Predicted 3D model of RNase P RNA and transfer RNA as a complex of 434 nucleotides.
It holds a member of the Rfam family "Bacterial RNase P class A". By type it is a ribozyme.
The prediction has a mean pLDDT of 77.
[in-house]
RNA sequence: GAGAAGGCUGGGUGAUCGCCGGUCACGGCAACGUGACGGGAGGAAAGUCCGGGCUCCAUAGGGCAGGGUGCUGGGUAACUCCCAGGGGGGGCAACCCCACGGAAAGUGCCACAGAGAAGAGACCGCCGAUCGCAAGGUCGGUAAGGGUGAAACGGUGAGGUAAGAGCUCACCAGCGACGCGGGUGACCGCGCCGGCUUGGCAAACCCCACCUGGAGCAAGGCCGAAUAGGAGAGCGUUCGGGUGGCCCGCCCGUGGCUCUCGGGUCAGGCCGCUGGAGACGCCGGGCAACCGGCGUCCUAGAGAAAUGAUCGCCGCUCGGGCGCAAGCCCGGGAGACAGAACCCGGCUUACAGGCCUUCUC
RNA sequence: GCCGGAGUAGCUCAGCUGGUAGAGCAGCUGAUUUGUAAUCAGCUGGUCGGGGGUUCGAUUCCCUUCUCCGGCU
Repeated sequence: GAGAAGGCUGGGUGAUCGCCGGUCACGGCAACGUGACGGGAGGAAAGUCCGGGCUCCAUAGGGCAGGGUGCUGGGUAACUCCCAGGGGGGGCAACCCCACGGAAAGUGCCACAGAGAAGAGACCGCCGAUCGCAAGGUCGGUAAGGGUGAAACGGUGAGGUAAGAGCUCACCAGCGACGCGGGUGACCGCGCCGGCUUGGCAAACCCCACCUGGAGCAAGGCCGAAUAGGAGAGCGUUCGGGUGGCCCGCCCGUGGCUCUCGGGUCAGGCCGCUGGAGACGCCGGGCAACCGGCGUCCUAGAGAAAUGAUCGCCGCUCGGGCGCAAGCCCGGGAGACAGAACCCGGCUUACAGGCCUUCUC
Repeated sequence: GCCGGAGUAGCUCAGCUGGUAGAGCAGCUGAUUUGUAAUCAGCUGGUCGGGGGUUCGAUUCCCUUCUCCGGCU
């Protein structure tokens, strides 16, 4: 100098004026007002792409269909997440990337070009026979060489042959079976045997293994006022509806009887609502993700929705001046991405500027 | 806040078992007409919203992202 990996931060402080909740005190019948104290966005609060808690539908049930995941082992409440490892690919390297089960279960596709695109095939070539004076034609053999293509039915050498060919042999690559050793396993190493060779695509249908019920806090529950006359619970039957797409099963409603007071609307009020798979520190286990123990702390929760503005100082940065230097003085500038709405764990995306650690060439 | 749908030429839409993207209207040129419209012939015009992946090959399959539209008290 050029890179690779990982982590942190996202201005601080003071004054004045405001905004939204909470507690206390005082005043007030109450609504509320005044005062004091204390709290008030993020690393992504975002996108809503996954997973879970919670609530209702049955306690979430059975079958079919559908959807998802896809090397191995572990972590976790769970995951399409994370950690460690195996295999493959890229890079000189640090390191990075991989939806990475099955194509000898079946079906399908492989445009154009090319002879031929999957048990297929001969355009040029090579060889033999035959016709012909010759150029060349016809028939047959062949797949070494050329050509086409993203992809052409193992590679090299020798034998063999009319020319050739796994036709035969040696070595190599690949596939499969077996044995031994290592590993929890994916897999790796070694040996031996076999037929001589099996194209690609499953983010095409599909097969195999595993997982999976649906909706969502506008879930759901309780209360009040006014208005109109019905409404709810139990019993058993008919019909209808709901529960996810269907079937079963389950639940509910309706007309009847008995008993009892409740249902819709009012963007009404309250609960759900924030103390939690919580944060920080120390110790222990583990390579790590993570787990366990102990201690300390409480940190927005409201309604279409508050968390702001101005100024001073410090910090950052630019220009000028002074100074040997550390630095000092004067003037100016920038401050991103964005913003809670039931709550968590991830992923992805956006981001001015600054800082730190390790490593490679 | 939650749920669902759509982005293809200037406009409205096709094209989806993957193989060079098309139609109508609009635009331009020419013919026709005294001229215009209509009509006829021809032509132009596409990052298939952006990025990445699978594949020999992507508008189509998968992931991610942006924009727009609709529904729910």